Overview
This is a predicted structure of a 75-nucleotide RNA (Fluoride riboswitch aptamer (crcB RNA motif)) from Kaistia adipata DSM 17808. It was read from a public genome assembly, where an Rfam model found it.
RNA sequence: CUUGCGAUCGGGAAUGGAGUCUCCCGAGGCCGUCAUGGCCUGAACCGCCUAGAAGCUGAUGGCUCCUGCCUUGUG
Numbered sequence: 001c002u003u004g005c006g007a008u009c010g011g012g013a014a015u016g017g018a019g020u021c022u023c024c025c026g027a028g029g030c031c032g033u034c035a036u037g038g039c040c041u042g043a044a045c046c047g048c049c050u051a052g053a054a055g056c057u058g059a060u061g062g063c064u065c066c067u068g069c070c071u072u073g074u075g
Base pairs, nucleotide, nucleotide: 008027009026010025011024012023013022016066017065018064019063020062021061028040029039030038031037047056048055
């Protein structure tokens, strides 16, 4: 210096919140302070289909619950 594994931490999985499980990604560079910090860059991720138009599903990645929306029935 590189790679692999493990631990810890953080982020993500097409519209909100919580629990739980699963999967994916990451922890780089520069500047400054006694300390707090600032800037840049990068990954997972940002629905399907089509040349385009048209069209389609869903508050879940899965399950459960809550909230919101739509439809139907009853009081």